[in-house]
Context: one part of a larger RNA
């Protein structure tokens, strides 16, 4: 010097990113207990007091015995009196508390070995598919799961308790329905053409034969009007389907602002009688401005609204309870600190 413990004057978070770590609190009994609330809670809220041992004429509860109005014995308690220490849950074990905000309702689940959370799940809500040999899924198939279930059932997707609610847009993409028209495959097919060829014609040759032309049927190859389903085009519906939800100019008896008007664009322009929230886990400018808290506050809380770029099941807003979640503050407490000191044990190091 290091590690693990123990103690500390005065102060008490001045430490630090942050009270990290440590300290405080602690069991049981009695008193007492706020806002808020889904009336269950919050709550061990908070905050106080008591606590050992001995005696006991007294009282209470329970058990046993007896000669059962009661007495005796045992255990526990209440009250009273007494007694010792600095200290009586005398050691060990054994909640620190409160206020406010954000997120997630909650108990739960998760990155085995750097993340436990605001992530996942959840009850609840919605859309959609599925009539049973169900849909969906695994499997070349047989077969199986679904399910020995049957729409109060099963699958998929989204949201995420409760409360109050969930506005406008179907132009694009998707899905559903429609079938008049357009387009459209294989296939079919009127017709046309090519090849082959019986036969026949012409020329050459004495002949055998050679060369050339035409060419039925059949076989074969090609083209092909026309016909020809779904799909697509088309018509309609659908947003708790994927998604989207404007710009400029002017205007009121100070000024400012604009209920109001005009105009362009759009599928519709972000909420019609008052949606709600908002510098937010979202605000760049920004430490916005005002108020609160502090002696002093880029954080925090309450407002304002100029929302760079909130907004309604990619859910919006509030919310009791809950959280090893995040943030700000307060009390208590302390070696975190001012500022370090001492002790015990262990390691290292030095000497032998």
């Nucleotide at each position: 010097c290091c590690g693990u413990g123990g103690a500390g004057a005065a102060g008490g978070a001045a430490c630090u990113a942050g009270g990290c770590a440590a300290a405080u609190u602690a069991g049981c009994c009695c008193c007492g207990u706020a806002a808020c609330u889904u009336c269950g809670g919050a709550a061990a809220a908070a905050g106080g007091g008591g606590u050992g041992c001995c005696u006991c004429c007294u009282c209470c509860u329970c058990c046993g015995g007896c000669c059962c109005u009661g007495c005796c014995g045992g255990a526990g308690g209440a009250a009273a009196g007494g007694u010792c220490g600095c200290a009586g849950u005398g050691a060990a074990a054994g909640g620190g508390u409160c206020c406010a905000a954000c997120c997630g309702a909650c108990u739960g689940u998760u990155u085995a070995a750097c993340a436990a959370a605001a992530a996942c799940a959840c009850a609840g809500g919605g859309c959609u598919c599925u009539g049973c040999a169900a849909a969906a899924u695994c499997g070349a198939a047989a077969g199986a799961u679904g399910a020995c279930g049957u729409a109060u059932a099963g699958g998929g997707c989204c949201u995420g308790a409760u409360a109050c609610c969930u506005g406008c847009c179907c132009g694009g993409u998707g899905c559903c329905g429609g079938a008049a028209g357009g387009u459209u495959a294989a296939g079919g097919a009127a017709g046309g053409g090519g090849g082959u060829c019986a036969u026949u014609c012409g020329c050459c040759g004495c002949a055998a034969g050679g060369c050339g032309g035409a060419g039925a049927a059949g076989c074969u190859c090609c083209c092909g009007a026309c016909u020809g389903a779904a799909g697509c085009c088309c018509c309609g519906g659908u947003a708790a389907a994927c998604g989207g939800c404007g710009g400029c100019c002017g205007u009121a008896a100070c000024u400012a602002u604009a209920a109001c008007g005009g105009u362009c664009c759009u599928a519709a322009g972000g909420u019609u009688c008052g949606a709600g929230c908002g510098a937010a886990a979202u605000u760049c400018c920004u430490u916005g401005u005002c108020g609160g808290g502090u002696a002093a506050g880029u954080u925090c809380c309450g407002a304002c609204c100029u929302g760079c770029a909130c907004g309604a099941a990619u859910g919006g807003u509030c919310u009791a309870a809950c959280g090893a979640g995040u943030u700000g503050g307060a009390c208590a407490c302390u070696g975190u600190c001012u500022c370090c000191u001492c002790c015990a044990c262990g390691a290292g190091c030095c000497c032998g």
Molecule: large-subunit ribosomal RNA, domain IV
Organism: Thermoflavifilum aggregans